[in-house]
Molecule: Bacterial RNase P class A
Organism: Bacteroidales bacterium
RNA sequence: CUGGCAGGCCGUUUCGUCGCCCCUGGCCGCAAGGCCGGGAGAGGAAAGUCCGGGCAACAGAGAGCACCAUCCUUCCUAACGGGAAGAUGUCCGAAAGGGUAUAGCAGUGUAACAGAGAAUGACAGUCACGCCUCACGGCGGGGAAUUGGUGAAAAGGUGAGGUAAAAGCUCACCGGUUCCGGUGGCGACACCGGGAGCCGUACACCUGAUGGGUUGAAAGACCAUGUAUACCGGCGCUUAAGGGCUGCUCGCCCGAGCCGGGGGGUGGGUCGUAUGAGCCCGCAAGCAAUUGCGGGACAAGAUAAAUGACGAAACUGAUGCAUAAUCCUCUUGCAGGAUGCCGCAUCACGACAGAAUCCGGCUUACAGGCCUGCCUUUGAA
Numbered sequence: 001c002u003g004g005c006a007g008g009c010c011g012u013u014u015c016g017u018c019g020c021c022c023c024u025g026g027c028c029g030c031a032a033g034g035c036c037g038g039g040a041g042a043g044g045a046a047a048g049u050c051c052g053g054g055c056a057a058c059a060g061a062g063a064g065c066a067c068c069a070u071c072c073u074u075c076c077u078a079a080c081g082g083g084a085a086g087a088u089g090u091c092c093g094a095a096a097g098g099g100u101a102u103a104g105c106a107g108u109g110u111a112a113c114a115g116a117g118a119a120u121g122a123c124a125g126u127c128a129c130g131c132c133u134c135a136c137g138g139c140g141g142g143g144a145a146u147u148g149g150u151g152a153a154a155a156g157g158u159g160a161g162g163u164a165a166a167a168g169c170u171c172a173c174c175g176g177u178u179c180c181g182g183u184g185g186c187g188a189c190a191c192c193g194g195g196a197g198c199c200g201u202a203c204a205c206c207u208g209a210u211g212g213g214u215u216g217a218a219a220g221a222c223c224a225u226g227u228a229u230a231c232c233g234g235c236g237c238u239u240a241a242g243g244g245c246u247g248c249u250c251g252c253c254c255g256a257g258c259c260g261g262g263g264g265g266u267g268g269g270u271c272g273u274a275u276g277a278g279c280c281c282g283c284a285a286g287c288a289a290u291u292g293c294g295g296g297a298c299a300a301g302a303u304a305a306a307u308g309a310c311g312a313a314a315c316u317g318a319u320g321c322a323u324a325a326u327c328c329u330c331u332u333g334c335a336g337g338a339u340g341c342c343g344c345a346u347c348a349c350g351a352c353a354g355a356a357u358c359c360g361g362c363u364u365a366c367a368g369g370c371c372u373g374c375c376u377u378u379g380a381a
Stems, first nucleotide, its partner, number of pairs: 001379001003375008012314007020041001022039007043352001047363002050361005055216004067212005072086005087102006103207002107205005123148002126143002129140004156174006175199002177196008220271004229262001231261005242254004279296007315350001316348006325339005330333001
């Protein structure tokens, strides 16, 4: 160098003509409007709508149960089921590195098929005993997890003692679990010493801790337009329902209608809604996520929904034609092969994709290219 791993970034550009949406200047016009200009106009994911929040309406004394979600540790954050740095086990890779799991175990349950047995394990082999048999062997009730076989998983492993045969039955060493003490660490945990023969695994229920009111921009607030109350129900008609002032009561004022259903009408506009836990640059703290300080800019806003089309050039990639140069091989020939600058042509007219209340994440899609750090099984030097 090739190949690979991790992280970050970019993801077409310029010009001309004609348009689209929003804002805006000037002139003309009583007005409706017309004419001439100027400015801004999609993304890293705008996507899926999965998680968390801002905001809004409604609900709500407080507490508990149920339900849902999360689950190693510490930290970050407005918050999170997100992120950073770590711990332990396991899997993949030669490595750099990557995937995945991990609250607790008091109690309960399950483990297909195969197999005797899936945790009160005797099918065959094995062992002594009793009976039968001349014997081989057979039968019986027992002993024993040592050998075989089954399985995804078989009752810690090796050795010795022990025994009729065996077995943590006993012992030594190794592995694990658990308890005690010490050291290090904020912690998960690691290491060291000692004790207990305590010794299968997985999943679920369960227990515990933390969080969660519901809806969602078609939320919601305001203005305008328009109209007729047929019919039904409830309350009330001056001893007054209801309304205004008001957080409530009292009080004052208005007061013959009010409420619900049904019917009729309208179905336009403004705000929310673009200044924000936001963005860019620099410095500082921190391993990092992130935070603090200073400076700077204001940057789409539609509502049937704009951000486009055509032409030219450039850039990138692929393919083809030609070929400078370099390297390899030998049968040393203007031989064969590899990489192929520059040039020309063609194609892709450039991947995935298209804002709709906003923000932080996650996930998914993505032609091609760039940068930084790291690894070295094979290949080249």